[in-house]
This is a predicted structure of an 85-nucleotide RNA (SAM riboswitch aptamer (S box leader)) from Kineococcus radiotolerans. Rfam family: SAM riboswitch aptamer (S box leader). From the family's description: The SAM riboswitch is found upstream of a number of genes which code for proteins involved in methionine or cysteine biosynthesis in Gram-positive bacteria. Rfam links the family to the GO term regulation of gene expression. Model confidence (mean pLDDT): 84 of 100. The RNAcentral record of the sequence draws on Rfam and Ribocentre. The same sequence occurs in records of 2 taxa.
RNA sequence: CGACCAUCCAGAGCGGCCGAGAGAUCUGGCUCGACGACGCCGCAGCAACCCGGCCCCCGGGUGCUACCGCCAGGACCGAUGGAGG
Numbered sequence: 001c002g003a004c005c006a007u008c009c010a011g012a013g014c015g016g017c018c019g020a021g022a023g024a025u026c027u028g029g030c031u032c033g034a035c036g037a038c039g040c041c042g043c044a045g046c047a048a049c050c051c052g053g054c055c056c057c058c059g060g061g062u063g064c065u066a067c068c069g070c071c072a073g074g075a076c077c078g079a080u081g082g083a084g085g
Base pairs, nucleotide, nucleotide: 001085004082005081006080007079008078013043014042015041016040017039021032022031023030025074026073027072028071029070044065045064046063048062049061050060051059052058053057069077
């Protein structure tokens, strides 16, 4: 990078830095945001998938921690994990 499989209504937040948009995209709606959102870093937490173990649990890897992937419709949509080329 392209194709395959599974999942996407459960769960889990504080601090520091930054400074204007953010919740993937289009349309419509709803919401978050100068009482600092989004993002980045640290710590803490959650437990979905994988690996290991002494397998009601623990350790490790990835992931995640507003709102059902925020909602409805659209699209050769997207995200995460796994195995493989």